[in-house]
């Protein structure tokens, strides 16, 4: 060098162009316990990689970057 996938909470990952972006798991609180695991409740935690574009409306579609992985050569 080209082709292909990924990039959303700390992590792992959902999300038909339209709700207030979720879950599970961590964490913090609390109930249980003699006191911890475990289990149950509840709370915070998000510039959806960065920049344009289309669109009444973009995480979602395009284009370019920029990161990560796979393959060709």
């Nucleotide at each position: 060098g080209c082709g292909c996938c990924c990039g959303u909470a700390g992590c792992u990952c959902a999300g038909c162009g339209g709700a207030u972006a979720g879950a599970g798991u961590g964490c913090c609180c609390g109930g249980c316990u003699a006191c911890g695991a475990a289990c149950c409740g509840g709370u915070a935690g998000g510039u959806c990689g960065c920049a344009g574009g289309u669109u009444c409306a973009a995480a979602u579609c395009c284009u370019g970057c920029c990161g990560g992985g796979c393959g060709c050569g």
This is a predicted structure of a 73-nucleotide RNA (transfer RNA) from an uncultured Eubacteriales bacterium. It was read from a public genome assembly. Its mean pLDDT, the model's own confidence on a scale to 100, is 81. It matches the Rfam family "tRNA". It is annotated as a transfer RNA.